[in-house]
């Protein structure tokens, strides 16, 4: 230089053919306990790297571009 994967909540990941975005783990609150953990049951939290296009409509298509990892190449 060139090629694959990845990127979504504090984390770890999910998400179909394009239809308005989820689970667990952690946090918060409340029930249970003497009282802690564990346990149930509720609540908060992300506009999906970034910036533009194409649609009525984008996490999902399309170009540009940033971060990581992994593998090939020249000298």
């Nucleotide at each position: 230089g060139c090629c694959u994967c990845u990127u979504u909540a504090g984390c770890u990941c999910a998400g179909u053919u394009g239809g308005u975005a989820g689970a667990g783990c952690a946090g918060c609150g409340c029930a249970u306990u003497c009282g802690u953990a564990a346990u149930g049951c509720g609540c908060a939290g992300g506009u999906c790297g970034u910036g533009g296009g194409u649609u009525c409509g984008a996490g999902u298509c399309c170009c540009a571009u940033g971060a990581g990892a992994g593998g090939c190449u020249c000298c």
Transfer RNA from Bacteroidetes bacterium ADurb.Bin123, 75 nucleotides, folded computationally. NCBI's taxonomy places the organism under Bacteria, Pseudomonadati, Bacteroidota. Rfam family: tRNA. Rfam links the family to the GO term triplet codon-amino acid adaptor activity. The family's RNA type in Rfam is transfer RNA. The prediction has a mean pLDDT of 81.